[in-house]
Context: one part of a larger RNA
RNA sequence: CUAUCGUUAAGGAACUCGGCAAAAUGACCCCGUAACUUCGGGAGAAGGGGGGCCUCUGAUGUAAUAAGACUUGCUCUGAAAGCGUUGGUGGCCGCAGAGAACAGGCUCAAGCGACUGUUUACCAAAAACACAGGUCCGUGCUAAAGCGAAAGCUGAUGUAUACGGGCUGACGCCUGCCCAGUGCCGGUAGGUUAAGGAAGGGGGUGCAAGCUCCUGACUGAAGCCCCGGUGAACGGCGGCCGUAACUAUAACGGUCCUAAGGUAGCGAAGUCCCUUGUCGGGUAAGUUCCGACCCGCACGAAUGGCGUAACGACUUGAGCGCUGUCUCGACGAUAGACUCG
Numbered sequence: 001c002u003a004u005c006g007u008u009a010a011g012g013a014a015c016u017c018g019g020c021a022a023a024a025u026g027a028c029c030c031c032g033u034a035a036c037u038u039c040g041g042g043a044g045a046a047g048g049g050g051g052g053c054c055u056c057u058g059a060u061g062u063a064a065u066a067a068g069a070c071u072u073g074c075u076c077u078g079a080a081a082g083c084g085u086u087g088g089u090g091g092c093c094g095c096a097g098a099g100a101a102c103a104g105g106c107u108c109a110a111g112c113g114a115c116u117g118u119u120u121a122c123c124a125a126a127a128a129c130a131c132a133g134g135u136c137c138g139u140g141c142u143a144a145a146g147c148g149a150a151a152g153c154u155g156a157u158g159u160a161u162a163c164g165g166g167c168u169g170a171c172g173c174c175u176g177c178c179c180a181g182u183g184c185c186g187g188u189a190g191g192u193u194a195a196g197g198a199a200g201g202g203g204g205u206g207c208a209a210g211c212u213c214c215u216g217a218c219u220g221a222a223g224c225c226c227c228g229g230u231g232a233a234c235g236g237c238g239g240c241c242g243u244a245a246c247u248a249u250a251a252c253g254g255u256c257c258u259a260a261g262g263u264a265g266c267g268a269a270g271u272c273c274c275u276u277g278u279c280g281g282g283u284a285a286g287u288u289c290c291g292a293c294c295c296g297c298a299c300g301a302a303u304g305g306c307g308u309a310a311c312g313a314c315u316u317g318a319g320c321g322c323u324g325u326c327u328c329g330a331c332g333a334u335a336g337a338c339u340c341g
Stems, first nucleotide, its partner, number of pairs: 001336008010327002014325001019322001028050004036041001038170001052092003056088007067077003070073001093097001105320007112312002117129002133168007145154003171307004176237003181234002183230005190225003196219002200215006238256005265299001266296001277293005
């Protein structure tokens, strides 16, 4: 010096991206426990207290039992020791009585995901996946869908309260406008449209019947065009100018464009470029954090919006406790490294 471990004055996060690591808490009994809440929870909230041994003693269980009495009954009287449980008195010892070992740190605020679960076997356990629940679409049974070359099988020995697929993701309050484009569904009058059919016309050949070739009005599906519907289908949800008796701002007006111009709610957000926005809170000091504001570069309603008790080896901020993380090091133990052998 390396690994693992022990102790450490004073301070106590000053360390650091970050309390990473360590320390601390710890079982049991008693007291006592807030906001909030889906009334279950939150709760082991938090926060306090207790304990060994000896002596004496109370209560209580064993038990109205053993035993006894007489009026022999569904009668009456009624213990002790021991053991168990739980109190009290006095005393003893130690630094310490859960004397060792085992054995939750706690609180506040915010984000995300409701939750228990699942996952990148070997750098990611998560706010990703799943999930009950919601909704849309398909499917009437030889179901739809899937596997297979087929036979056949799954679906299902099920039958629409069923099965398959998509999206969303407990619960609460909700889920606005646009059907022009794309998709899907419905419609069938018309237009377009292939093979096929085919009147007619033409060519070759033949005396002719015919055979054959070319052309061809017309006829001819689905599809497309067309007409309508449909957003918890793919998706989309404006610009410029002016205006109020300080200023500023603009409820108001004008105009252009659009299929329609973003409703509720939320908002510097896990989304805000400018930006460490501005104000407030917390700190002596705060690019983080919390509460507001709204000028949303570029939130927004099942690619769901906003809330939400409980839950989380999740993420962020703050505090108490605690410490060798640090000021700043030191000493020790074991095993290495190194030297000799």